[in-house]
Context: one part of a larger RNA
RNA sequence: CUGGGCGUAAAGCGCACGCAGGCGGUUUGUUAAGCUAGAUGUGAAAGCCCCGGGCUCAACCUGAGAAUAGCAUUUAGAACUGGCAGGCUAGAGUCUUGGAGAGGGGAGUGAAACUCUAGGUGGAGCGGUGAAAUGCGUAGAUAUCUGGAGGAACAUCAGUGGCGAAGGCGGCUAACUGGUAUAACACUGACGCUGAGGUACGAAAGCGUGGGGAGCGAACGGGAUUAGAUACCCCGGUAGUCCACGCCCUAAACGAUGACAACUAGCCGUUUGUGGACUUGAUCCGUGAGUGGCGAAGCUAACGCGUUAAGUUCUCCGCCUGGGGAGUACGACCGCAAGGUUGAAACUC
Numbered sequence: 001c002u003g004g005g006c007g008u009a010a011a012g013c014g015c016a017c018g019c020a021g022g023c024g025g026u027u028u029g030u031u032a033a034g035c036u037a038g039a040u041g042u043g044a045a046a047g048c049c050c051c052g053g054g055c056u057c058a059a060c061c062u063g064a065g066a067a068u069a070g071c072a073u074u075u076a077g078a079a080c081u082g083g084c085a086g087g088c089u090a091g092a093g094u095c096u097u098g099g100a101g102a103g104g105g106g107a108g109u110g111a112a113a114c115u116c117u118a119g120g121u122g123g124a125g126c127g128g129u130g131a132a133a134u135g136c137g138u139a140g141a142u143a144u145c146u147g148g149a150g151g152a153a154c155a156u157c158a159g160u161g162g163c164g165a166a167g168g169c170g171g172c173u174a175a176c177u178g179g180u181a182u183a184a185c186a187c188u189g190a191c192g193c194u195g196a197g198g199u200a201c202g203a204a205a206g207c208g209u210g211g212g213g214a215g216c217g218a219a220c221g222g223g224a225u226u227a228g229a230u231a232c233c234c235c236g237g238u239a240g241u242c243c244a245c246g247c248c249c250u251a252a253a254c255g256a257u258g259a260c261a262a263c264u265a266g267c268c269g270u271u272u273g274u275g276g277a278c279u280u281g282a283u284c285c286g287u288g289a290g291u292g293g294c295g296a297a298g299c300u301a302a303c304g305c306g307u308u309a310a311g312u313u314c315u316c317c318g319c320c321u322g323g324g325g326a327g328u329a330c331g332a333c334c335g336c337a338a339g340g341u342u343g344a345a346a347c348u349c
Base pairs, nucleotide, nucleotide: 004320005319006318007303008302012317014201016199017198021194022193023192025088026087027086028085029084030083031082033081034080035077036076037075038074039073040072041071042070049065051063052062053061054060091191092188093187094186096183099180103177104176107173108172109171110154114150115149116148117147118146119145120144121143125136126135162169163168206247207246208245209244210243211242215241216240220236221235222234223233258316259315261313262312263311266294267293268292269291270290271289272288273287274286275285276284277283278281298305299304322349323348324347331342332341333340334339
């Protein structure tokens, strides 16, 4: 390289948008770049192959022929791909009506709990554990009542429920704002799919500046446990967790399953649209979009997947190629740093 693969064996970029590129619905005409057929030239000789000849045969030598990808010129063809011109509406999109939703950013606001604080009651313990101790408490704790302050998170509803491209999103209110599905017309007329580079977003932790700090709590201190205990348990507790702005760019970023489209038995649940029927009901019959369970065929090494495919196909991208060394070294790019991205080899089994 070919071939073969990527749910779990190595392998789907964390996720989207998108330039170039690749691929692209239906129909008419045209063109002839790709394509097909013919002709001509070229395609050195030798070799290979075929038919002969010469060394006693053979190897070897030798004559003639055939073959030769490709390239160029030329003639013809027009199905398919491409180009050009013109249509179409099944893809894609726009308009309208109502719809569901923790989708997003900002603002305001609420109750419970917690801690602190002021005061009242009260008077000896509280707390904690396997058992304890450290700790708190007669300077009045714990408990209980009233007032105040503060920060963070939003019980029940809550659901293999919903929304979002993914990360993720949950008290309530109004305004702003993105996406989405359905129904029925009308409109545009292939405007599409994918997407190397590129760009935006991207949990937690971490970083910078300034705030904030109730609870929790790396580090740290103490008490236990233990042979030891740099742990598990307990008492404290700083960064952090929260907010604003700016970085970082990684995760078992998982469905360990890239995106788009088409096709291929069913049954049962659930969310949310919509149409119809009558006997108007906790009704029945359809038809969409999601989300689950089980399963035909088929696939799979098996497990399992199975119209939400891991089935059957089309197009495009990414990735894999024995284990260790190693996601390391070096270089480059990015970053304030931490580090990230790209990414070997020697050696070894």

Source information:
Small-subunit ribosomal RNA, central domain from an uncultured prokaryote, 349 nucleotides, folded computationally. The RNAcentral record of the full RNA draws on ENA.